[in-house]
RNA sequence: UACUAAGAGUUUGAUCCUGGCUCAGGAUGAACGCUGGCGGCGUGUCUAAGGCAUGCAAGUCGAACGAGCCAACUGAGAUUACAUCAAAGGUUGGAAAGUGGCAGACGGGAGCGGAACACAUUGGUAACAUUCCUCGAAGUCGUGAACAACCCCGGGAAACUGGGGCUAAUACGCGAUGGACAAGGGGGGUCAUAUGACAUUCCCUUGUAAAGCUUCGGCGCUUCGAGAUUGGCCUAUGUCUUAUCAGCUAGUUGGUAGGGUAACGGCCUACCAAGGCUAUGACGAGUAGGGGGCGUAAGAGCGUGGCCCCCCUCACUGGGACUGAGACACUGCCCAGACACCUACGGGUGGCUGCAGUCAAGAAUAUUCCUCAAUGGACGAAAGUCUGAAGGAGCGACGCCGCGUGCCAGAUGAAGCCCUUCGGGGUGUAAAUGGCUUUUAUUGGGGACGAACAAAUGACGGUACCCAAAGAAUAAGAGGUUGCUAACUCUGUGCCAGCAGCAGCGGUAAUACAGAGACCUCGAGCGUUAUCCGGAAUCAUUGGGCGUAAAGGGUCCGUAGGCGGCUUUUUUAGUCAUGCGUCAAAUCUUUGGGCUCAACCCAGAGGCUGCGUGUGAUACUGGAAGGCUAGAGAUCGGGAGAGGCACAUGGAAUUACUGGUGUAGCGGUAAAAUGCGUUAAUAUCAGUAAGAACACCAAAGGCGAAGGCAGUGUGCUGGAACGAUUCUGACGCUGAGGGACGAAAGCGUGGGUAGCGAAUGGGAUUAGAUACCCCAGUAGUCCACGCCCUAAACGAUGAAUGCUAGAUAUUAGGAGUAUCGACCCUCCUGGUGUCGCUGAACCAAGCUAACGCGUUAAGCAUUCCGCCUGGGGAGUACGGCCGCAAGGCUAAAACUCAAAGGAAUAGACGGGGACCCGCACAAGCGGUGGAGCAUGUGGUUUAAUUCGACGGUAAGCGUAGAACCUUACCUGGGCUUGAAAGGCAGCUGCAAACCGCCAGAAACGGUGGUCGCUUUCGAAGGUGCUGUCUAGGUGCUGCAUGGUUGUCGUCAGCUCGUGGCGUGAGCUGUUCCCUUAAGUGGGGUAACGAGCGCAACCCUUGUCGUGCGUUAUAUGUGUCGCACGAGACUGCCCUCGCAAGAGGGAGGAAGGUGAGGAUGACGUCAAAUCAGCAUGGCCCUUACGUCCAGGGCUACACACGUGCUACAAUGGCUGGUACAAUGGGCUGCCAAACCGCAAGGUGGAGCGAAUCCCAUCAAAGCCAGUCUCAGUUCGGAUCGAGGGCUGCAAUUCGCCCUCGUGAAGCUGGAAUCGCUAGUAACGGCCGAUCAGCUACGCGGCCGUGAAUACGUUCUCGGGUCUUGUACUCACCGCCCGUCAAGCCAAGAGAGUCGGAGGCGCCCGAACGUCGCCGUUAGGCGGCGGAAGGCGAAAUCGAUGAUAGGGGCUAAGUCGUAACAAGGCAUCCGUAGCGGAAGCUGUGGAUGGAUCACCUCCUUU
Repeated sequence: UACUAAGAGUUUGAUCCUGGCUCAGGAUGAACGCUGGCGGCGUGUCUAAGGCAUGCAAGUCGAACGAGCCAACUGAGAUUACAUCAAAGGUUGGAAAGUGGCAGACGGGAGCGGAACACAUUGGUAACAUUCCUCGAAGUCGUGAACAACCCCGGGAAACUGGGGCUAAUACGCGAUGGACAAGGGGGGUCAUAUGACAUUCCCUUGUAAAGCUUCGGCGCUUCGAGAUUGGCCUAUGUCUUAUCAGCUAGUUGGUAGGGUAACGGCCUACCAAGGCUAUGACGAGUAGGGGGCGUAAGAGCGUGGCCCCCCUCACUGGGACUGAGACACUGCCCAGACACCUACGGGUGGCUGCAGUCAAGAAUAUUCCUCAAUGGACGAAAGUCUGAAGGAGCGACGCCGCGUGCCAGAUGAAGCCCUUCGGGGUGUAAAUGGCUUUUAUUGGGGACGAACAAAUGACGGUACCCAAAGAAUAAGAGGUUGCUAACUCUGUGCCAGCAGCAGCGGUAAUACAGAGACCUCGAGCGUUAUCCGGAAUCAUUGGGCGUAAAGGGUCCGUAGGCGGCUUUUUUAGUCAUGCGUCAAAUCUUUGGGCUCAACCCAGAGGCUGCGUGUGAUACUGGAAGGCUAGAGAUCGGGAGAGGCACAUGGAAUUACUGGUGUAGCGGUAAAAUGCGUUAAUAUCAGUAAGAACACCAAAGGCGAAGGCAGUGUGCUGGAACGAUUCUGACGCUGAGGGACGAAAGCGUGGGUAGCGAAUGGGAUUAGAUACCCCAGUAGUCCACGCCCUAAACGAUGAAUGCUAGAUAUUAGGAGUAUCGACCCUCCUGGUGUCGCUGAACCAAGCUAACGCGUUAAGCAUUCCGCCUGGGGAGUACGGCCGCAAGGCUAAAACUCAAAGGAAUAGACGGGGACCCGCACAAGCGGUGGAGCAUGUGGUUUAAUUCGACGGUAAGCGUAGAACCUUACCUGGGCUUGAAAGGCAGCUGCAAACCGCCAGAAACGGUGGUCGCUUUCGAAGGUGCUGUCUAGGUGCUGCAUGGUUGUCGUCAGCUCGUGGCGUGAGCUGUUCCCUUAAGUGGGGUAACGAGCGCAACCCUUGUCGUGCGUUAUAUGUGUCGCACGAGACUGCCCUCGCAAGAGGGAGGAAGGUGAGGAUGACGUCAAAUCAGCAUGGCCCUUACGUCCAGGGCUACACACGUGCUACAAUGGCUGGUACAAUGGGCUGCCAAACCGCAAGGUGGAGCGAAUCCCAUCAAAGCCAGUCUCAGUUCGGAUCGAGGGCUGCAAUUCGCCCUCGUGAAGCUGGAAUCGCUAGUAACGGCCGAUCAGCUACGCGGCCGUGAAUACGUUCUCGGGUCUUGUACUCACCGCCCGUCAAGCCAAGAGAGUCGGAGGCGCCCGAACGUCGCCGUUAGGCGGCGGAAGGCGAAAUCGAUGAUAGGGGCUAAGUCGUAACAAGGCAUCCGUAGCGGAAGCUGUGGAUGGAUCACCUCCUUU
């Protein structure tokens, strides 16, 4: 000085973490969709290295050569008057074939192959070559024989070719010379060194050169040396994936000799030796041109190699050589093969991966263009010729860059469109309109640079550029608008149609689909798809992890490797500094410059992090040599221990057997049964036998590497700790491969077998029970030997070393003080544990996502090893290794999901726990469930049986009154501004209304009559009619809503502010102790306060007082009514308690809330209600509205709920007799009196009610009589007859009375309900609704008037705390496996088909090489050799009946395995079994709840 790093969405009810998926950015030789004005610069078959028509892409030189040809001039000659013709020859020029030379090995294309000295970088060549070019030295003398062309004769369709003859050269040959060169031999010098090199030098031998042409300037030729350039070869380093490729190799490795090459070399051959490579990855397989660079990225990296440059490789496929300086040769040759074409069928020809172009393939990639004017190349002395190199143009928005599609003014904010709360708002100065400008496009005129080199010469091109003209004229779209992510409304649709990158939208109010309007972004483009990098610290070198998220190997020993104590000297390999060389150019950065700018281009500078080399430094690491003792090891001593192996041995228990005693049971379970037992069991005593395991000690203990190890004794043996001195002198740590050990189960062989006990049998349980429980019981469990090699092999924590406060217990050893000694106490070393809690001290720091860890680290560091990278598929398939088998080790992919997980939080839940409450249970009393009836519901029926309510929280509920009405339903008949309402306009001059008649079921209709409006006199009000705007709907949605209500629950809870704690969700407060009916109060406390609830305030009632009072009463008093007040507060006493308070007592009408009511927190149930009302949206409009008649809501096989009446003697009936309260009453209650057996009737007094009436107000009660246990003098259903009442009307379908009839029913199964005191039970009375009534219902009232509560184990509901959780739609949760169905991918599979490669053999072209024959030409043979053929293997792929598993798929089947103690705790390994989850045995883990006990820690 410059450059320089962003995140978001998605797992959850919420949180933090882990972790994947997805997005925003940039890029492309791109493609596709929609759209498209201009220019510049670039760029353009990525696929079939598939096939190619046609044209062109490499020729040139006559100054190397010969002959012929053509043209011009000349020209003997011929004919001749001119003219003309013209042989030979000569001069000049030209073109083509041939000989010859050079070029053709460059330029151009492509990326098949190749994992290699192919490429890159660095060196080497003392092991080499180099045409043309430059410089230097020397030379260029003779001579000869041919072959093309050409001529003649042939063959062939053609391509082409045979024979004979002539000829030139810078073609070919021979000879000469050479001081030079080459080869060989010998000697010396300098340098270098493994062989060797040289500006040097001497001697000897042998060999080898040349070409001419010319315009006379020159150009060539030969030999040698030097330079330059270009190549060959060699070396070091770097260079993809795979170990599910671990061993490879016979020319292989080396040597000797020879051959070959420009040159080294197994490059080739012969012989000899047996080597060479490999875990630092050989060999094999797959993939691939390499680099400069390019894309991206902060960088490190990752990806890539199109255009341009360098290198390599290839040229139809394979092989081969020839020529040449150079090739094993893109447009040369030979052979073979495939393909294509021609053919006269005999035979030939061809090679676009050059430029164009064509077919094919494909998502996809251009003109059969112009020019050699420039640059460059070949040839030539040159002129020049050739040049699809190149320069240009054309096509494609393929990319980058630039420009434009106008600018200014313009509000009545026009129209249209969209939205709207209907007021308005948006599009929007946008348009129209006025003025201005002319880039671009168009037309006209002018018109280059590029040309060097004296002249001439421009494809591009009449192009760029300049001038002028007319006119806003010629020019805007694409994607998006739920979040990420900038941008929002309406309509349609209704889990459909569709969208979607992820999360996710859509099931009637979709900003997410589709359309429209508006808006956002970019803009001649915009989107999509594909791919790469980024974000991704998500492979982590920079820069990650492994206790529980994925991840420590089961343990130890040890090889290679990695790492390594103190110190001295040396070296300088690493390391550091500096110099030099190199790192092509282009690219990149930067500074300037040129196209009007930019892209693009030019010049300079920097950079390209690399390699080589010289010099210097020496701390550290390494190497070498030496020393030391702190690490490590050794020695000695006395101790500890379930360390290991072997042998011996002991008692208790169990079982069996024998004998005795003894008799009917035993055993087993929740309860049973199977089983055992009168052939004597069980029990008991004695004896005998067997096998297995070792009570107490015992522990939190000890030992071991882990697995693991326990009676006792002996022998052998491993390790550790402590103490002590001495010795060795870094001998150490870790440890890939490797080796050893390795619970249980299991396997093999042989033993053994008491108990236990997979499998199996039986009994139970159960819907089933292949289980849990029980009775038996085989393998096994035990021993020996041999395998297996896995576990939750766990501290889910690898090994080693160092460092970083402590406290305490215990174990082993030692020391000190003290003691006679031990104990106690203090200290040191090694091991094993703990440090929790509400309280008064209590783990520091640090780490962690949290939980937790914390000197036994999960802290701070170092070294080494192992392992992880989303879930599932899967620890599976295939392959390999091991195993007798079971199986183990190693270990994928397709496909599929957007999560799967860890820790912690709040809830909910638990067949978890603790505490507490409630008529919750228990204790009682009475019911329901059985009967008949009433009533409601379901179901069924029906034209309709209108609708709603459905566990608790529907069902005598809405309905406090369905004969019509109600009424919403059905049938039929009517109406259409409507049955009712409002606005406007017009008409009516009529109120409204009332009474008839006709038809009719009525409504409706027809018709007659009565009455005929107010008035401010304005057709103003009112009525009616007509028209219109509108009405109407008990139609749908309670899952769009308001309001109201039920329920948890009158349960004691629900929250907030500030503060504190925690990364956070959250917690604290509100937990705890005591107490209460209560989150009531007290104490304590990182909390302090507060709010809604509780309580109180309100009403009724109980006692008293005072005041007033109608009525009642003869009066007083009292009762009663109303109003006000007093009284109760744990106030007093005793006991307990810190207190709050609890228990008891006194007084009192009442005692601890006196009793009852009203009052219902935050919320839950998408609880109920659109039919009470209101209301959004949707739907109907001569009907889903409305009017009317009749019917229905009252149906009836049945089921359920709620009631009434009963079943009788605590009773029925008859007679007598007593005592209430609340209420109601004027279209009303209705007295007395009379009639009727009665219902009721007549009657009419009184009363708008403390006065009168319902209403003597009552019944149960009490007294007396009768009935005497029966389907009855119980019970009253049902039915018949006769009456009464209400009402327009009692048929469907009312109530009441009288007489008669006299059903079921004799106390009710499982189950279930209410009630804790004036309560239950029993008894009657009143009221609302109401014409009447279905009321036995409901709401009240009074009368009579109990029993019981030990208590909280259980049932139900609730509260608080705690615990587990895989639940959060919250247990009516979640969730597993088989089976059935569909789809998908992969593996196996009798096989079948194909690819690439190797091996052996056969055959064998060109060609190479060797030999023989031949004068030559050539012929023959051997060996090698491409293609081809045969064979056996190995490998990769395609396909395959079938069988098996896996994944996915709204509502299939069977069960219920897991999550709570998941109802048998779960899980791991193993074995057996079973439809399936699974069950059982055996060993193990806690990643098990709960209770008890033990231990430990702290305090007392």
Predicted 3D model of a 1500-nucleotide RNA (small-subunit ribosomal RNA) from Candidatus Uhrbacteria bacterium RIFOXYB12_FULL_58_10.
It matches the Rfam family "Bacterial small subunit ribosomal RNA".
The sequence was found in a public genome assembly.